RNA sequence: AGAGUUUGAUCCUGGCUCAGAACAAACGCUGGCGGCGUGCCUAACACAUGCAAGUCGAACGAGAAACUUCCCGCUUGCGGGAAGGAGUAAAGUGGCGCACGGGUGAGUAACGCGUGGGUAACCUACCUUUGAAUCUGGAAUAACCAGCCGAAAGGCUGACUAAUACCGGAUACGGUUUUGAGGACUUAGGUUCUCUAAAUUAAAGGUGACCUCUUCAUGAAAGUUGCCGUUCAUAGAUGGGCCCGCGUACCAUUAGCUAGUUGGUGGGGUAAUGGCCUACCAAGGCGACGAUGGUUAGCUGGUCUGAGAGGAUGAUCAGCCACACUGGAACUGGAACACGGUCCAGACUCCUACGGGAGGCAGCAGUGAGGAAUAUUGCGCAAUGGGCGAAAGCCUGACGCAGCAACGCCGCGUGGAUGAUGAAGUUCUUCGGAAUGUAAAGUCCUUUUGUAGAGGAAGAACAUGUCGGUUUACCGGCACUGACGGUACUCUGCGAAUAAGCCACGGCUAACUCUGUGCCAGCAGCCGCGGUGAUACAGGGGUGGCAAGCGUUGUCCGGAUUUACUGGGUGUAAAGGGUGCGCAGGCGGGCUUAUAAGUCGGGGGUUAAAUCCAUGUGCUUAACACAUGCAUGGCUUCCGAUACUGUAAGCCUAGAGUCUCGGAGAGGAAGAUGGAAUUUCCGGUGUAACGGUGGAAUGUGUAGAUAUCGGAAAGAACACCAGUGGCGAAGGCAGUCUUCUGGCCGAGUACUGACGCUCAGGCACGAAAGCGUGGGGAGCAAACAGGAUUAGAUACCCUGGUAGUCCACGCCGUAAACGAUGAAUACUAGAUGUUGGUCAUAUUGAUCAGUGUCGCAGCUAACGCGUUAAGUAUUCCACCUGGGAAGUACGCUCGCAAGAGUGAAACUCAAAGGAAUUGACGGGGGCCCGCACAAGCGGUGGAUCAUGUGGUUUAAUUCGAUGCAACGCGAAGAACCUUACCUGGGCUUGAUAUUGCGACUAAACCUCCUGAAAGGGAGGGUCCUUCGGGGAGUCGUAACAGGUGCUGCAUGGCUGUCGUCAGCUCGUGUCGUGAGAUGUUGGGUUAAGUCCCGCAACGAGCGCAACCCUUGUCCUUAGUUGCCAGCACAUAAUGGUGGGAACUCUAAGGAGACUGCCGGUGUUAAGCCGGAGGAAGGUGGGGAUGACGUCAAGUCCUCAUGGCCUUUAUAUCCAGGGCUACACACGUGCUACAAUGGCACCUACAAAGAGCAGCUAGACCGCAAGGUGGAGCGAAUCUCAAAAAAGGUGUCUCAGUUCGGAUUACAGUCUGCAACUCGACUGUAUGAAGUUGGAAUCGCUAGUAAUCGCAGAUCAGCAUGCUGCGGUGAAUGUGUUCCCGGGCCUUGUACACACCGCCCGUCAAGUCAUGGAAGUCAGGAGUACCCAAAGACACUCGCGUGUUUAAGGUAAGACUGGUAACUGGGACUAAGUCGUAACAAGGUAACC
Repeated sequence: AGAGUUUGAUCCUGGCUCAGAACAAACGCUGGCGGCGUGCCUAACACAUGCAAGUCGAACGAGAAACUUCCCGCUUGCGGGAAGGAGUAAAGUGGCGCACGGGUGAGUAACGCGUGGGUAACCUACCUUUGAAUCUGGAAUAACCAGCCGAAAGGCUGACUAAUACCGGAUACGGUUUUGAGGACUUAGGUUCUCUAAAUUAAAGGUGACCUCUUCAUGAAAGUUGCCGUUCAUAGAUGGGCCCGCGUACCAUUAGCUAGUUGGUGGGGUAAUGGCCUACCAAGGCGACGAUGGUUAGCUGGUCUGAGAGGAUGAUCAGCCACACUGGAACUGGAACACGGUCCAGACUCCUACGGGAGGCAGCAGUGAGGAAUAUUGCGCAAUGGGCGAAAGCCUGACGCAGCAACGCCGCGUGGAUGAUGAAGUUCUUCGGAAUGUAAAGUCCUUUUGUAGAGGAAGAACAUGUCGGUUUACCGGCACUGACGGUACUCUGCGAAUAAGCCACGGCUAACUCUGUGCCAGCAGCCGCGGUGAUACAGGGGUGGCAAGCGUUGUCCGGAUUUACUGGGUGUAAAGGGUGCGCAGGCGGGCUUAUAAGUCGGGGGUUAAAUCCAUGUGCUUAACACAUGCAUGGCUUCCGAUACUGUAAGCCUAGAGUCUCGGAGAGGAAGAUGGAAUUUCCGGUGUAACGGUGGAAUGUGUAGAUAUCGGAAAGAACACCAGUGGCGAAGGCAGUCUUCUGGCCGAGUACUGACGCUCAGGCACGAAAGCGUGGGGAGCAAACAGGAUUAGAUACCCUGGUAGUCCACGCCGUAAACGAUGAAUACUAGAUGUUGGUCAUAUUGAUCAGUGUCGCAGCUAACGCGUUAAGUAUUCCACCUGGGAAGUACGCUCGCAAGAGUGAAACUCAAAGGAAUUGACGGGGGCCCGCACAAGCGGUGGAUCAUGUGGUUUAAUUCGAUGCAACGCGAAGAACCUUACCUGGGCUUGAUAUUGCGACUAAACCUCCUGAAAGGGAGGGUCCUUCGGGGAGUCGUAACAGGUGCUGCAUGGCUGUCGUCAGCUCGUGUCGUGAGAUGUUGGGUUAAGUCCCGCAACGAGCGCAACCCUUGUCCUUAGUUGCCAGCACAUAAUGGUGGGAACUCUAAGGAGACUGCCGGUGUUAAGCCGGAGGAAGGUGGGGAUGACGUCAAGUCCUCAUGGCCUUUAUAUCCAGGGCUACACACGUGCUACAAUGGCACCUACAAAGAGCAGCUAGACCGCAAGGUGGAGCGAAUCUCAAAAAAGGUGUCUCAGUUCGGAUUACAGUCUGCAACUCGACUGUAUGAAGUUGGAAUCGCUAGUAAUCGCAGAUCAGCAUGCUGCGGUGAAUGUGUUCCCGGGCCUUGUACACACCGCCCGUCAAGUCAUGGAAGUCAGGAGUACCCAAAGACACUCGCGUGUUUAAGGUAAGACUGGUAACUGGGACUAAGUCGUAACAAGGUAACC
C1' cells in the first nucleotide's frame, strides 16, 4: 500500500466481498511448563448454609460457671462455707463507629456526568492552630430481683440502682440577635473591621505520678502535676450542599407545550438561595439555534481502531452518580431519607400450637434457574488500609495469598552434533526413476524441563518490651512476629529420557499430485467448483503457514475519499426545486476614525491518579512493576497587537435605484370587427352513383345523393406575411382595430448614496387532462357501435359517434413543466450569421443589449461544453449516496373527487447503470455480385419398377450418416465368405505376435471313424549335429494376446460447408486514458483488397491473379504397331506390298494473346466501348488449386490414439439364418404414357478405355442366352467392338393401340462347393398402372441444356447407381423491382450462446417476509373520581381532627406492541399456460 467481482473487450460510476488489528468472548480439534493479568456481557431471576462491623471495664452499675485447693455438718451418699478461677465470660446503660470499605448498572437524556467558574446564599464529627473555661445542684431509668401473658418472636406490671446517660442554676474570653458612630471594599444587592449599648447562650469526668507545703500519719485526703476527655469561641485542613457558562444519543411519519405554570409582594421552611411551600396580585414563560412527546442509554479518565481527522466502546483499574425484593415515609446523626437500621403497603418464601411471627447475597464463597458462556461453600490478618481503644489488643470475605480455566499477554521446552546403503515403509512414475530425506536407524554429546535427594530466602519493620544516646520528641542496638511455604532460588544423582498439533494448498493468497465420486455426495468469504481425466468434493502422499496452540463463529474500527471538516458530487451514471416574489437566516462596494467581540502573540491557573509516550530502574529476559519527565489540545484569567471580519460614527459613487428623450415587440386584460374554409338548411341544374381502402365492407344515394350554382345560419380557428425572428419569470403568446396596462433596450447625464445578492418556512403564477355550476357545440374526437384484418384482434385501417375541446366563474397543482444544465457577480483567444438601438469617416467600421453556428486554452469517464461554460473563482439555496421492493405501505396535511405533498421497513439480488469500442442482427439506408429472380429449355411431384431412408415387424432385421451440407451416402457391387447381427455347436496363453521357465518329441504330411461343420478319436510317418547342442513343434505355467465394445463432447489424421466468396492479418509510425482506430476508409475501376488517384500513414504476409495439366492454331524434331499425297507392284476390292516423311496422327520441344495497335471516352490515370489483324481478344474453354476462420459439423466401424469396460468372454472357430421382412411415408433414379413415334429391313460416322486365373477373332452348333473349338495379343500391331441416335425404304394411323412394358407361368443358359430364402440373362406365353401429372419444387447461359449410344472401376456372378468418353445439338437473357445467398460503407440496438437473440404481463404451483382487517390479548404513561396505611405538618391540655400521600379500586379515552378468519400487492423458485408489449423504423417510433 491494495485486490476480486457488472463487459466479447474498454473507461467510468457504483455497490458487494477479501487481506489487517482488537476482544471480559464462545465453539471444534489438540494440549508440556512457568510468570503476570482476567473470569455471569444472559434473569436488577429466586436463594439453603457459613462468614462479610464492631469496639471501649482508663464512662457506668451489676457480675457467674466448670474445675482446683481448704474448712465445717455424724467426713457412706450429700449439703454448706472460704480461697483461686475472676472482677474473667455473657447480658445491660453510655460513647464512638455502623453514611467508610465492598457490590450492581435497574432507573436516569438530567446541572446526572465532563470542564471551567460562583457561593457577598452555606455546613463540616474525628484532626490541627490559637484563646478561654471545666463551678454548683437535682430527678430518674435499664441491667438485676419478683410476678404475669405468649407455641414462638416478644411483651406487661411492681420494686431497687449508677454514670462521660438526662435536667436545673451560676459564670461568658467570645459567639448570636438588635441600637448607634466611624473606616475599608464592592457594578449593585451588599460584605468586612473598630468602638458603644441591651438581650441571650456552655461543660463531665476518667486514669496515672508525686508527697515539697496543710490534715490524719505504713498510707491516704487535700494539693501539685502528666495523659485522655468535656464546653465556648477562632483560624485551618478535609469532606460535602446549592447555583451558573459550555459540551453531552436517535426520531419532525413527535409542532406546538405550560396553571405553581412565569414573575412580584408578604409569610413559612432549610445549614443555605429559590414556587421549595403558602396567601394575594399580574399574565406571563418555553419553542424551528427543535420546546413538548417517544425510543434507547449510567457519565468520565480511558479502551480498540485509524496516517490523522474521526468512528466504535465505557469489563477489569480510577473519579462521579444512582440503586439495595417493589413502592412510600420519616427517625437518629456532623453527615442517611441509610445494602447487612426503623415504620407502612405490596408480591414472594419460610415457621406456627392458626392466635401470630420471621426474611431480603446487585458483600465473599456457594445453590437452583436462564444461557453459547464465566471459578473455591479455601488459608491468613504476616503485609497494606480501615473501625474502636490510652494501650495491649479485638474486628476486618477490604486486602494479602492459594485453588480452578490455554480466557488473554509474555517467556521456555519437546533435544544438539554427526550420519548415504540415499535402508525399510509409503506416495508418484515416462517404469529409467523421483519424493518423503540427514529425516530415521546407528555413533558421540548436553540436561532447560522431568524425577529423586540436600540446602533454602527477601517480603519484617513499626508497635511492644528492654538497653543505650543529654530529657520529652526522636535516633540506634537486641528480643518477638510469615498466610503464601519447605514456595521461589541454589546444588547433586538419573536419563533423550516425560512433552506437537491445527489450518490451508482454483484466483484473491504462501503452498500439487494420485485415487474415489460423477450437477450425486458435497464445498463456498467473493468470483464460483461438481454432469467420467475435479490442483475447488472425500481420502492418501507431498507442500505452505502458524505453533501450545490452530481454526471457525460473533462484534467493533480499518481498508471505505462508500456521508467527503481534513476529503465527494448533481447535462447523459443517483442527484437542480415547474417558475417567480420575498420575511427570518447566510453573504456583501470604496475611504477615514474609534473600539477590541472574533482573530493573532506572550504569561498565570487548571486539565486527579493510573493509562499512552520518552528516559531509566527491578524481577535471569519479556510480559509485568516502579521512578522521573515532556508535549499537543480544551476551559478560565491577565497583558499586548489591530492588517482582516464584526460593532459605532462620518464621508464617496463604480453596485442598485430615480429622472429626461427616443425605440422594438404574437407581453397581459377587456371590447368591437373581417374574410377564406368546413358543416347544416332552403332553392335551381343534373343522374347513378358517391365515399372509403393495401384490397374491401359498414355508411350515403332514385324519397334524387356526390358534383355544380345562388341564398341563409352557426361555431371554431386565423392561410400567405413567417424567419435556429420577437416578447414573457416560467407555463406560454399569432387575423384586424380601439381602450387600459406590466416589463425591457438605447442615449443623456441631473438626483439618492450600498438602499445589494441569495433565500428554509410563506405567498403568488402554473400546459394538457380532469372536477363543479351555467351557457355553447361547426369541425375534431376518449368511451361506445358497426365494417374489415387476424389463429384470436376488447388494437393498428374504415364508417359513424358521446363526454371533451370553446365561453364565464370556481377547483385541481401535476408533465420528458427539458437546455434533462438553480440564481447572482467578476475574469478568461477568436471567426461567422441574425434581431433591436446608438455613434459615424456612411466602409468589409465601432459600441450596447439579445439570439444562433463553429472553434483556442481549459474542463470532462467519454460524448461533448467552450464569453449564453459543463472553464477560472466567490456567495446563497435545493438535491444525491447500489439495484429491486417503491414514489409503495402506514401516519399526517391539502382536495368535491380523481388524486397531490411528505415518505419508510421487512425481504431479495451481486450487480443495476453511463459513455464509448469491435462484431452480429434489423419486416434501416446506399452501392455491388451470383441460374438468385426474371426470360427460356427440360425435369421432379401423379404411374410401374429400381435403389436409399424413416417407421413397423423380427431371434436378428449389425452399425454409422439426419435442414441446406443424411437419404443410388460409408457400400468401386450382402447367395457362403464379406458380417460387425441372431440361433445353435465348440474352444480358453487362445485364430495371431513377443518373451521367460519346465517337460516331452521332430513338425509337417497321409489314411480311417464320428459329426452339420468346427472339433474330437485312432493309426502311419520321423531333420541336422563337432553329440555340447541347433532349429522346429507339442503340452504345462507366467507375463500377455484379442475386442467393428463405449466416449468424434478427451484426440491426431482425413473430409464436408459457408465459398473459388474476396476477403483475413502483421511490423513500424500516428491518434485515443483505454478497448481500439488508422493502414483496409474516400473518388473511379475490376471477375477480384484487380489497378489508379487522393489520404498519417509507409511497407509486408496469407488469399486473388499468374506459374501446373488439358483443349483450340502453327512450327521444329522423330516416323512404328500409326499415316499414304506423289512414284511403283498385286487384287474384284482393301497401306496388302515396295517405298515415302508431304498430310492425318502420335509425343517431345517451341511459337502465339500482351488491351500490344487504331479511334472514342475517362482526371494527361487505372480502365471501359468500338475496330483492325488473328486459329484464338480482353482471366479464350475446362480442370487441379479452397486464405483467417465458422458449425464441440462428420468419422474411435479405414487408420492411429488417451481414458473407461471385457478376459472359460463383449475374444475366437463353425453351421444355419438375417442385413433382401412390409399396412405405410419420403428422397434419388430408370422406363413410359407415343407419330419429332413404334416395328421391320438396308446403310454411315466416334472418342476414351480394358485385357494372362485375362480379352478372345475367324469357323461350327443353338431361335436365343450361350456352347464347342481355338488363331492372335502382356497389346497405336490382337481382342472386347456391334457404336447409337442420324440417313434410306416399308408398315402402323390415334387406339390403352404394332404405345407401354410391370406382373405371372413354363422352358432354359451362365457363374459358382452351393442360386430355396436371395443372382443375372435367354425363349415362349401373359400384357398391370400409365393418355404428360395438385400444392409445391429442381437443373441449365454454349459445344451448354436436351438427346444418343460407348467404355471402365468394383467383380466368380450380379447396375436403372457411380466415374469417364465421344455423336447430334438448341432456346432465352444483356435487366436488377421482388424471393434466396453473399461482399463493402453507413445507421439503430436493452443482442455478444450474438434475432433460432433478448424480453414483458396475467394465470397455475411452492416458499418467504410484509400491508389492511370484524375482533382479541398485553404493556407503559396520563386524566377524573372513590377509598386511604405509615410518616410529617397544622390545631389541641388530652382524646383526637384536618391537610398531603404510596398501594388499591372505578370510568372514559389516547398511544405502543402481539395475534387473527379473510384479503392486497411484493420477492424468489432449469425446463408449466396464454399471448408477444419493449430492444432494429421491433414490424402502429418510443416515452412522460